RNA sequence: CUCUUAUCAAGAGAGGCUGAGGGAUCUGGCCCUAUGACGUCUCGGCAACCGUUGAUUUUUAUCAAUAGGUGCCAAUUCCAGCAGAAUGCAUUCUGAGAGAUAAGGG
Numbered sequence: 001c002u003c004u005u006a007u008c009a010a011g012a013g014a015g016g017c018u019g020a021g022g023g024a025u026c027u028g029g030c031c032c033u034a035u036g037a038c039g040u041c042u043c044g045g046c047a048a049c050c051g052u053u054g055a056u057u058u059u060u061a062u063c064a065a066u067a068g069g070u071g072c073c074a075a076u077u078c079c080a081g082c083a084g085a086a087u088g089c090a091u092u093c094u095g096a097g098a099g100a101u102a103a104g105g106g
Stems, first nucleotide, its partner, number of pairs: 001106008013043005021032003026081004044073003049069002051066006077098001082095006
């Protein structure tokens, strides 16, 4: 980098450094930001994908505990864009696509 599978409406912030943009990409909207964003470091926290342990089970698997490997800690993945459905024609809903994370493979 790519393929497969699963999940993405919940959850969780303080401080140091830095100094102007940021919310993946393009467009539009909306929002965060010198009361210091983004990034990074320390500490703290959330969650439970994998791991570990235990119970049940013929197995697959399910449940519980733990926190070793990841991940995450503004807003649904901030919202829309493509296809479709409903209706009061402006909204709502469903799906796809894209993206993120985990596990396994190439």